A computed fold for a 74-nucleotide RNA from a Nanobdellota archaeon, annotated as transfer RNA. Rfam family: tRNA. The family's RNA type in Rfam is transfer RNA. The organism belongs to Nanobdellota, within Archaea. Its mean pLDDT, the model's own confidence on a scale to 100, is 81.
């Protein structure tokens, strides 16, 4: 250097094809239950969606450039 693939919550990942309120589990915080602790149950907290632009009424979703990490060709 060219190609492909990824980067979203503290960790592991879906949503991206079809643009339209940012999800789950698991950590955590509270309350229930319990003698107690564990487990269950119910609820909260947590997101500049890798950076910048450009398109659009509306971008995590589409274009482009770049950064970073994996494969792979030379």
């Nucleotide at each position: 250097g060219g190609g492909c693939c990824g980067g979203u919550a503290g960790c592991u990942c879906a949503g991206c094809u079809u643009g339209g309120u940012a999800g789950a589990g698991c950590a955590u915080u509270u309350g229930c239950c319990u003698u107690u602790u564990a487990a269950g149950c119910a609820a909260g907290u947590g997101g500049u969606c890798a950076u910048g632009g450009g398109u659009u009424c509306a971008a995590a979703u589409c274009c482009c450039a770049u950064c970073c990490g994996g494969c792979u060709c030379g």